[in-house]
RNA sequence: GCGGGAGUAACUCAACGGUAGAGUGCAACCUUCCCAAGGUUGAAGUUGCGGGUUCGAGCCCCGUCUCCCGCUCCG
Numbered sequence: 001g002c003g004g005g006a007g008u009a010a011c012u013c014a015a016c017g018g019u020a021g022a023g024u025g026c027a028a029c030c031u032u033c034c035c036a037a038g039g040u041u042g043a044a045g046u047u048g049c050g051g052g053u054u055c056g057a058g059c060c061c062c063g064u065c066u067c068c069c070g071c072u073c074c075g
Base pairs, nucleotide, nucleotide: 001071002070003069004068005067006066007065010024011023012022013021018055026042027041028040029039030038048064049063050062051061052060
């Protein structure tokens, strides 16, 4: 230098172009003498960043950043 993959909640991961979700964790409450376990509810998001297409983008297109894998070159 070229090609491919990944980036979404604190963490691990989903999501046919049509309401951004789950598990774990966190908070409150229920249960219990207390703790743990269990149950209910809730909070938590610039979908890496910047543009474009579209009525509508996490998803399609362009650029860019970081990480991983492979290939090429080594003046």
Model confidence (mean pLDDT): 81 of 100. Transfer RNA from Candidatus Aeolococcus gillhamiae, 75 nucleotides, folded computationally. Its Rfam family is "tRNA".